[in-house]
A computed fold for a 347-nucleotide part of an RNA from an uncultured bacterium, annotated as small-subunit ribosomal RNA, central domain. Its Rfam family is "Bacterial small subunit ribosomal RNA". Rfam links the family to the GO terms structural constituent of ribosome and ribosome. The full RNA is in RNAcentral, with records from ENA and SILVA.
Context: one part of a larger RNA
RNA sequence: UUGGGCGUAAAGCGCGCGUAGGCGUCUCCUCAAGCGGCACCGUCGAAGCCGGGGGCUCAACCCCCGGAAGCGGGCCGAACUGGGGGGAUCGAGUGCGGUAGGGGCAGGCGGAAUUCCCGGUGUAGCGGUGAAAUGCGCAGAUAUCGGGAAGAACACCGACGGCGAAGGUAGCCUGCUGGGCCGGCACUGACGCUGAGGCGCGAAAGCUGGGGGAGCGAACAGGAUUAGAUACCCUGGUAGUCCCAGCCGUAAACGAUGGGCGCUAGGUGUGGGGGAGCCAUUCCUCCGUGCCGCAGCCAACGCAUUAAGCGCCCCGCCUGGGGAGUACGGCCGCAAGGCUAAAACUC
Numbered sequence: 001u002u003g004g005g006c007g008u009a010a011a012g013c014g015c016g017c018g019u020a021g022g023c024g025u026c027u028c029c030u031c032a033a034g035c036g037g038c039a040c041c042g043u044c045g046a047a048g049c050c051g052g053g054g055g056c057u058c059a060a061c062c063c064c065c066g067g068a069a070g071c072g073g074g075c076c077g078a079a080c081u082g083g084g085g086g087g088a089u090c091g092a093g094u095g096c097g098g099u100a101g102g103g104g105c106a107g108g109c110g111g112a113a114u115u116c117c118c119g120g121u122g123u124a125g126c127g128g129u130g131a132a133a134u135g136c137g138c139a140g141a142u143a144u145c146g147g148g149a150a151g152a153a154c155a156c157c158g159a160c161g162g163c164g165a166a167g168g169u170a171g172c173c174u175g176c177u178g179g180g181c182c183g184g185c186a187c188u189g190a191c192g193c194u195g196a197g198g199c200g201c202g203a204a205a206g207c208u209g210g211g212g213g214a215g216c217g218a219a220c221a222g223g224a225u226u227a228g229a230u231a232c233c234c235u236g237g238u239a240g241u242c243c244c245a246g247c248c249g250u251a252a253a254c255g256a257u258g259g260g261c262g263c264u265a266g267g268u269g270u271g272g273g274g275g276a277g278c279c280a281u282u283c284c285u286c287c288g289u290g291c292c293g294c295a296g297c298c299a300a301c302g303c304a305u306u307a308a309g310c311g312c313c314c315c316g317c318c319u320g321g322g323g324a325g326u327a328c329g330g331c332c333g334c335a336a337g338g339c340u341a342a343a344a345c346u347c
Stems, first nucleotide, its partner, number of pairs: 003319004007301002012315001014201004021194003025088007033081002035077004040073004049067007091191001092188004096183004103177007110154001114150008125136002162169002206247006215241002220236004258314006266292011296303002320347003329340004
């Protein structure tokens, strides 16, 4: 609970596609459902209510007459909402010409480093730390040179930078492929916005099957430290990290800020495009991304044309703390668990 809110106080769904629904540009004609008017007809049992009159000495109370919104019908109106029809192009989209990019998928290639193996040189240590020790090494280690193998990640460029709806995305090349931005002309003619359900995507970890395994490294073992040390430090090290297929569906999935459209001072940097120019330094403009800052907003912090300002449309969500994102039930999952989601009690 017809209220007020959602950057940080409780509150924006992790993100997209889209169903129903809600909302929707300009113009002409038309209908008249919504809407407005008339009070013409019907109706609204009696009582009651409202107006008037009357009766109990008043009133309460009682009696008589009339009436009302409302509902149904009729007639009138047509600005707005809505239905139908015609037209339009500033919304949306298509074609055309350019253009930037770690956007996605697949295949191939490369060098540095690391570890391991083989060989050469070479000898007594190496390694590690605050200091050490465990560990490795005379069966020749560390160091160094040559050769080979493997897996994973791509230094510099690199950015306060780019791309993507989000998650995310970076060596190089090739193929396939999505989206964006800019330019001017032509075309379609409201085809739009949002989106309950629904469907899809979705880091890491985790799970199933198969492969792979260099380095790193939960667990684990040992060495230290310490009063203890189930830690921090050190030596090892299994899952995992990697690939393929299939699950999981979570996150500080964050800008802690839902999406769309319009409006509201500027300054400065930067990425992409177009235009002007005395075309070295400059200027104008569109899109993106930062910083500063006015009005305005805000509890303050701060936000401020990338709004948290001013408005409209649609969705989601909040309603004191704990109990609890739990129990129960349902749905999903192989499991782990996820989604939905209380109450008693208590302050």